[in-house]
Context: one part of a larger RNA
């Protein structure tokens, strides 16, 4: 003195991950003070309307017929009546017969007594509020004015006087009678309601319902060429990768699926598809008909691969085997579960003359656990003293769903942030590679008046850098201080000027191509932070570029905390490779490195 010592400061604040928080928002989940508004309660007494509810009197009832106003039903041949006589039966009409006796309804009128809703109003004593040093409330008189004026009745915002603090006066019981010291009135009297709103509404209490980020818990999936957007490569299916048995990865590629169908299932029969030739008289698509030829070049609900020809297509006939019962396998596989498909057994049945086939859809996808809850099903088990019955609980075998599909119920932000790890993972440098980007060549179609090669070169092609920029994530996350600029040093040459020099399409002059070459030298300025970038002027020229350069050398103008201001998004907290404005730049003790200055000790000379 500030190169290194990836110096030291701090188990990195950026970024990810963690079934780890925390602040804050809110259209996230559950839940909750507190609010609405409902029932009951606190909660009493009165009037009045309207209403329901007993209870008793009354009154009513017209389809045709039938002498006629049949609400309906049971008995009934008699019933009121001294007697006459009526009514009834009978008889007729009619769905239904009437006197009399009993009874049910159903509409209206009144009447009570209770009870009870609801409305209005009304009280005060619950109960609510309020003010005061609980002091003037409410009644009734008197005296005064006023009206009407017959006793009386009604009104009234009523004056004037005394007195200034056990009142002046006036009336009076006692006593220790020159005094003292008492009651009354003066100053009206009664009321045990302090006074004033409200009032059975307010209010309490219990309880049902909304509302409820005021408050409180939690949650905010996974894959990933970091993370986010984005997409599903998350459960499945066909072809290719896939290396001729199987199985094989990527967010490789090409595409399917959460369906559909009483026939697009089953079984028989008899037929043959597509495409094309030639006719159907004559000019002119197709759709119809005939005739060949037709290995499938068609068709099978979908995706695709194989498959299928008197069929597995097309048509028609008949049918429900898409049916009951329960073991076994296949495949995916942990040889576990679902799923999906096989082949039997034991039944009941379709078809077809019959062999046979048929437990869906020709195969290859098309789907779902534990509680729960609901259906079916058995002369089924439990319900614990013994019995019935209801009702619960079991076995079975089906639905209801978990698509994040072996199956939690769950939004956000954070630049105020935290923790705990991570170079398993991103933003500098560094490493691989070079595609971009930059610079060299090779061929020669052409340019260069003529001429390819003085200069230059199209399509092709071969390189070669790491001073562009992508890819990649090997190294660092117990930090390697992160842009630009100033200061300084020092290397390259792919040479801009200058020394030498060759070639020209060099006459000179200027200039272009190349050669040996890094010795020096490549400036000043405006406008940006800018590196770039453009422009301005001098100059012999104003050449490129490294050195993980250069922040314990400076700056701190830009990036990129916390403060704030704007446009945009967002409901909101809040965000923005949008713009702005203010922002802490720490350490020299040690080793080496340089630079200097003062000594020590040896030898040598003089």
């Nucleotide at each position: 003195u500030g190169g290194g010592g990836a110096a030291a400061g701090a188990a990195g604040a950026c970024c990810c991950u963690g079934u780890u928080g925390a602040g804050c928002u809110u259209g996230a989940c559950u839940c909750u003070a507190g609010u609405c508004c409902g029932a009951c309660u606190u909660u009493g007494u009165g009037a009045a309307a309207u209403g329901a509810c007993u209870u008793g009197a009354g009154a009513g009832g017209u389809g045709u017929a039938u002498g006629a106003u049949a609400a309906g039903u049971u008995g009934g041949a008699g019933c009121c009546a001294a007697a006459a006589g009526g009514c009834a039966a009978a008889a007729g009409u009619g769905a239904a017969a009437u006197a009399c006796c009993a009874c049910u309804a159903c509409c209206u009128u009144u009447a009570a007594c209770a009870u009870u809703a609801u409305u209005u109003u009304a009280c005060u004593u619950a109960u609510u509020c309020u003010g005061u040093g609980a002091a003037u409330c409410g009644g009734a008189g008197g005296u005064g004015g006023g009206g009407c004026a017959u006793c009386g009745c009604c009104c009234c915002u009523u004056u004037u006087g005394g007195u200034c603090c056990c009142a002046a006066g006036g009336c009076u019981a006692g006593c220790c009678c020159c005094g003292c010291g008492g009651g009354c009135c003066g100053a009206u009297u009664c009321g045990g309601g302090c006074g004033g709103a409200a009032g059975a509404c307010a209010u309490u209490g219990u309880u049902a319902u909304g509302u409820g980020g005021g408050g409180a818990g939690u949650u905010u999936a996974g894959c990933u060429g970091g993370g986010g957007c984005g997409g599903c490569a998350c459960a499945u299916c066909u072809g290719u990768u896939a290396a001729a048995a199987g199985a094989u990865a990527a967010c490789a590629u090409a595409g399917g699926u959460g369906u559909c169908c009483u026939a697009a299932g089953a079984u028989a029969a008899g037929c043959u598809c597509a495409a094309u030739g030639a006719g159907a008289a004559c000019a002119g698509a197709a759709a119809u008909c005939u005739u060949g030829u037709g290995u499938g070049g068609a068709a099978c609900a979908g995706a695709u691969g194989g498959g299928u020809a008197a069929a597995a297509g097309g048509u028609u006939g008949u049918u429900u085997g898409a049916u009951u019962c329960u073991g076994a396998u296949u495949u995916c596989c942990a040889a576990u579960a679902c799923g999906c498909a096989u082949a039997c057994a034991a039944a009941c049945c379709g078809u077809g003359a019959a062999a046979g086939c048929a437990u869906g859809g020709a195969c290859u996808a098309a789907c779902g656990a534990u509680c729960c809850u609901u259906u079916a099903g058995a002369c089924c088990u439990u319900c614990g003293g013994a019995a019935u019955u209801u009702g619960a609980a079991g076995c079975u075998a089906g639905a209801g769903g978990u698509g994040u599909c072996a199956a939690a119920a769950a939004a956000g932000u954070u630049a105020u942030c935290a923790u705990a790890g991570g170079g398993a993972u991103a933003a500098c440098u560094g490493a691989c590679u070079u595609g971009u980007g930059g610079u060299a060549g090779c061929c020669a179609a052409g340019c260069g008046u003529u001429c390819a090669u003085a200069g230059c070169g199209a399509u092709g092609u071969u390189g070669c850098u790491u001073u562009u920029u992508g890819a990649u994530c090997c190294u660092u996350u117990g930090a390697u201080g992160u842009c630009g600029g100033c200061u300084c040093u020092u290397c390259c040459u792919a040479u801009c000027a200058u020394u030498g020099u060759g070639a020209a399409g060099u006459a000179u002059a200027a200039u272009u191509c190349a050669c040996c070459a890094a010795g020096u030298g490549u400036u000043a300025g405006a406008u940006u932070g800018u590196u770039c970038a453009c422009c301005c002027a001098c100059c012999a020229a104003u050449a490129g570029g490294g050195a993980a350069c250069u922040g314990a050398g400076c700056u701190g103008g830009g990036u990129u905390u916390a403060g704030a201001c704007u446009a945009u998004c967002g409901u909101g907290a809040g965000a923005c490779a949008g713009g702005u404005u203010a922002g802490u730049u720490u350490u020299a003790c040690c080793c080496u490195a340089c630079u200097g200055a003062u000594g020590a000790u040896g030898g040598u000379g003089u």